[in-house]
Molecule: transfer RNA
Organism: Candidatus Micrarchaeota archaeon
RNA sequence: GCCCGGGUAGCUCAGUGGUAGAGCGAUUGUCUUGUAAACAAUAGGCCGAGGGUCCAAUUCCCUCUCCGGGCU
Numbered sequence: 001g002c003c004c005g006g007g008u009a010g011c012u013c014a015g016u017g018g019u020a021g022a023g024c025g026a027u028u029g030u031c032u033u034g035u036a037a038a039c040a041a042u043a044g045g046c047c048g049a050g051g052g053u054c055c056a057a058u059u060c061c062c063u064c065u066c067c068g069g070g071c072u
Stems, first nucleotide, its partner, number of pairs: 001071007010024004018055001026042005048064005
């Protein structure tokens, strides 16, 4: 330099055009002599950045940036 994959909640990841979810974790409550476990509830995201297409974009297109892999 070229090619491929990825960047979404604190962490690991879903989500292939119509108001963004799960598991774990966090907080609160119930239960317990107490802790853990269990059960219930709550909080936490402008979806890496910018632009384009579209009535509408996390999703499609372009550029940039970061991470991983491959080729030379």